Predicted 3D model of a 522-nucleotide part of an RNA (small-subunit ribosomal RNA, 5' domain) from an uncultured bacterium. Model confidence (mean pLDDT): 84 of 100.
Context: one part of a larger RNA
RNA sequence: GAACGAACGCUGGCGGCGUGGAUAAGACAUGCAAGUCGAACGCUAAUUUCGGGGUAGCAAUAUUCCGGAGUUGGAGUGGCGAAAGGGUGCGUAACAUGUGGGUAAUCUGCCGUGAAGUUUGGGAUAACUUGCUGAAAGGCGAGCUAAUACCGGAUGUAAUCGUUAGGAGGUAUCUCUUGGCGAUUAAAGUUGGGGACCGUAAGGCCUGACGCUUCACGAUGAGCCCGCAUCCUAUCAGCUAGUUGGUGAGGUAACGGCUCACCAAGGCUAAGACGGGUAGCUGGUCUGAGAGGACGACCAGCCACACUGGAACUGAGACACGGCCCAGACUCCUACGGGAGGCAGCAGUAGGGAAUUUUCCACAAUGGGCGAAAGCCUGAUGGAGCAACGCCGCGUGCAGGAUGAAUGCCUUCGGGUUGUAAACUGCUUUUAUAUGUGACGAUUAUGACGGUAGCAUAUGAAUAAGGACCUGCUAACUACGUGCCAGCAGCCGCGGUCAUACGUAGGGUCCAAGCGUUAUCC
Numbered sequence: 001g002a003a004c005g006a007a008c009g010c011u012g013g014c015g016g017c018g019u020g021g022a023u024a025a026g027a028c029a030u031g032c033a034a035g036u037c038g039a040a041c042g043c044u045a046a047u048u049u050c051g052g053g054g055u056a057g058c059a060a061u062a063u064u065c066c067g068g069a070g071u072u073g074g075a076g077u078g079g080c081g082a083a084a085g086g087g088u089g090c091g092u093a094a095c096a097u098g099u100g101g102g103u104a105a106u107c108u109g110c111c112g113u114g115a116a117g118u119u120u121g122g123g124a125u126a127a128c129u130u131g132c133u134g135a136a137a138g139g140c141g142a143g144c145u146a147a148u149a150c151c152g153g154a155u156g157u158a159a160u161c162g163u164u165a166g167g168a169g170g171u172a173u174c175u176c177u178u179g180g181c182g183a184u185u186a187a188a189g190u191u192g193g194g195g196a197c198c199g200u201a202a203g204g205c206c207u208g209a210c211g212c213u214u215c216a217c218g219a220u221g222a223g224c225c226c227g228c229a230u231c232c233u234a235u236c237a238g239c240u241a242g243u244u245g246g247u248g249a250g251g252u253a254a255c256g257g258c259u260c261a262c263c264a265a266g267g268c269u270a271a272g273a274c275g276g277g278u279a280g281c282u283g284g285u286c287u288g289a290g291a292g293g294a295c296g297a298c299c300a301g302c303c304a305c306a307c308u309g310g311a312a313c314u315g316a317g318a319c320a321c322g323g324c325c326c327a328g329a330c331u332c333c334u335a336c337g338g339g340a341g342g343c344a345g346c347a348g349u350a351g352g353g354a355a356u357u358u359u360c361c362a363c364a365a366u367g368g369g370c371g372a373a374a375g376c377c378u379g380a381u382g383g384a385g386c387a388a389c390g391c392c393g394c395g396u397g398c399a400g401g402a403u404g405a406a407u408g409c410c411u412u413c414g415g416g417u418u419g420u421a422a423a424c425u426g427c428u429u430u431u432a433u434a435u436g437u438g439a440c441g442a443u444u445a446u447g448a449c450g451g452u453a454g455c456a457u458a459u460g461a462a463u464a465a466g467g468a469c470c471u472g473c474u475a476a477c478u479a480c481g482u483g484c485c486a487g488c489a490g491c492c493g494c495g496g497u498c499a500u501a502c503g504u505a506g507g508g509u510c511c512a513a514g515c516g517u518u519a520u521c522c
Stems, first nucleotide, its partner, number of pairs: 001522001003520001006518005013394006019387002027349002030347003035080003040077002043074014087305003096230008106222002111218008119153004128143006158185012189210006197204002231277003238268003243265008280302004284295004307328004330341004358384001360383003366380001367378004397427004408417003432459006441449001466511005472491002477506005487494002
C1' cells in the first nucleotide's frame, strides 16, 4: 500500500447492488417449512335436485321413508411424492475431493422411441358397528364391506436358464448375433364419445384418453475400480493375523477377504509405512510485476452429518434432518403403572461472545410434488423490513460581494490572520416536503413487491459534516498551561521552567458520510 462475513470509538443526509452466528455440531417456548389424487376404493355428515311410497289436507302444499344424480366437508384403504428442495461443516489426510480413464463386474422410479399383451377366478382387511381395558399415549377381541390393496389359474410376443448348429468381433476370464429344442416367469382397471346389432336394464360391442404387464434401445441419475495430485511432525522407525495371496462356498445390482472354511507366508516401509496433530475438498478469493504466499464467507460442483451411539425395514433410490427399533444423556406430561420430544429448515428465545437481522408479505414470477384438469401444497423462491457491514453513485448549494465589518487568535503594537469566508445582492432546486398521475416484470387471465420505481406540478437555500493528524519517517505551527509530574508513543523517542512530540486554543494538512483504532493475511 492492498484486503476483510469484521469489531470498537467519535460522527451520520439519500439511493442502487450485495452481505449479515466466524463463538456453544451447546439448549430450545411458539408458529409455519410435504403434501396431493374422489377420473383407484368403500363409508360417513351436510346440502341441491329428480323419481316412488306412506301420513295430514278437497287441493296447492307440508312432513316422513326409500332410491338415483350433483356439490362440499371428514377420517380411512390405495397410488405417487416424502431419498428432491433447504441447513450445517461434526467427522474425514481418505479413491473424500480434483483431474483423466475403466465397468467384457453393475443398477436406474418418473421421461422418450419401438414391439407384444391387458384373460379367468378367490379369500381377506381398514374404515364402520360393538365389547373389554388404560389417567393418557393407546391396546386387545367379535361382526360387516370395497378396490388400480392381496393371492391362485390361463396365455407367452418376449426375457431368463439349460442344450444344440453356425457367423462376427475383442488384449481378455469372453462379448455380440442368426436359428432349433426344453423348462420357468406377466397384467387392473378408470374415464369420455358413439350409428347399427344383442340385452328388460346395467351393460355387451366399437372407438379415444389415462393407466397396467413383458421386453429392447435411449436419456437421466447412481454404484464400483484404477493412474496422477492433495497440510505439519522422525523429540513417531518399524507396522500388519482377515493381515498378503490362493482354492472353494456364501453374499451383493455388481468385482472384491466383502464374509466364511481350508492352504501357503506373505504384504507395507527412509520416494517416510505406522503413530501423533490439524483440516471438509474444488471452481475460486485476497495479495503480488510475476514466481509465489495466505485463505476456501457469499455463489456453484462434490462429500459428510442430522440430540449421542448402533441396527435394519420400506422402496427404483435411504441404512432416511421434520420415518421406525434398541441403548444413552437431557427436557416435558403422569392417576407413578407408563408415555412424549429432537430448529446444523424459516423466523424467534435465552446462553456463551468483541460480534451478526423480522416470531414480515406472496405463491404474481421461476422451479418442485400430486392431479386428466380446475387446482392444492411449497419459510425453495420472489419480495419487503433491520444494520454505513461492504462497494458504487449523489447531495449538503452556485455566481457576485472589501469599508478586507465584527469576533477569535497571534503580534516586533505598525500590523498579520480567520477571509470572499460572513453579512448583503442575484440565480438554481439534485435532494427534501406536498399534490396529481403511475409502470415493465403477464400469454387471453392472474402482481406479493406497490400506489413502489418513474413522470408532472408546487414550496423554499430551504432538510443534510464530520473524523483523524500537524518532531522525523509523513502533507500540515504558533500561543498558553504543565514542569521526568500529568501524560504521549507504530519505530527512533518526547516531558526535569522558552515542549512545533503532553493538555487546551487559534491556525493548518489529509480524507469525507465517513474518519480513526484494533485483530488477521499478502